A computed fold for a 113-nucleotide RNA from an Acidobacteriota bacterium, annotated as c-di-GMP-I riboswitch aptamer. The model forms 94% of the base pairs in the Rfam consensus. The source organism's lineage runs through Bacteria, Pseudomonadati and Acidobacteriota.
[in-house]
RNA sequence: CCUCGAUAAAGGCACACCCGGCGAAAGCCGGGGUCGCAAAGCCACGGGUCCUCGCUUCCGCGCGGCGACCUCACCACCGCCGCGCCGGAUCCCAAGACGGCCGAGCUGCCGAA
Numbered sequence: 001c002c003u004c005g006a007u008a009a010a011g012g013c014a015c016a017c018c019c020g021g022c023g024a025a026a027g028c029c030g031g032g033g034u035c036g037c038a039a040a041g042c043c044a045c046g047g048g049u050c051c052u053c054g055c056u057u058c059c060g061c062g063c064g065g066c067g068a069c070c071u072c073a074c075c076a077c078c079g080c081c082g083c084g085c086c087g088g089a090u091c092c093c094a095a096g097a098c099g100g101c102c103g104a105g106c107u108g109c110c111g112a113a
Stems, first nucleotide, its partner, number of pairs: 004111002012037002017032006035100001041106002045103003048098003054092001057089003060085008
């Protein structure tokens, strides 16, 4: 120096969860917290996983109009059209997120076998 990774030594990071904030969401930031991690440091190049603003269609509800039916007339029910709903589901789809999913790349503490 390169490989490698000990019941070593000094340290480091911080899952879930909670609080505050950002975001449509996935998720991220800060504080607390310690499941774990020899790169659980950096990095979205490859794979994979996650979200879905928006959009298509359908359904439901409300309002309005028209038609039909009934009636002295109206209302209700039925059909059609339009508008609305942070409603529900569905089609498509950017863009995005995840490095503690894996690989690749870069950097790094210590030094047993």

Its mean pLDDT, the model's own confidence on a scale to 100, is 81. It was read from a public genome assembly, where an Rfam model found it. Its Rfam family is "c-di-GMP-I riboswitch aptamer". Gene Ontology term of the family: cyclic-di-GMP binding.